Transfer RNA from a Candidatus Woesearchaeota archaeon, 74 nucleotides, folded computationally. Model confidence (mean pLDDT): 83 of 100. Its Rfam family is "tRNA". Gene Ontology term of the family: triplet codon-amino acid adaptor activity.
[in-house]
RNA sequence: GGGGCUGUGGUGUAGCUUGGCUAUCAUCGAUGGUUAGGGACCAUCAGACCCCGGUUCAAAUCCGGGCAGCCCCA
Numbered sequence: 001g002g003g004g005c006u007g008u009g010g011u012g013u014a015g016c017u018u019g020g021c022u023a024u025c026a027u028c029g030a031u032g033g034u035u036a037g038g039g040a041c042c043a044u045c046a047g048a049c050c051c052c053g054g055u056u057c058a059a060a061u062c063c064g065g066g067c068a069g070c071c072c073c074a
Base pairs, nucleotide, nucleotide: 001073002072003071004070005069006068007067010027011026012025020057029045030044031043032042033041050066051065052064053063054062
């Protein structure tokens, strides 16, 4: 220098060529229940689409340009 893959809560992850639903699930956290108390269990709640721009009535998803990580070639 060229190419490929990846980027979503604190952590890990689904959804991405089907554009629209309250953005999924686990764990962590908060509150409540249960218990003599704790653990375990149950219920509820809170928290995320790497950044900028474009297309569209509508973008995590499509398009362009960046940034970061990993891999391959030179």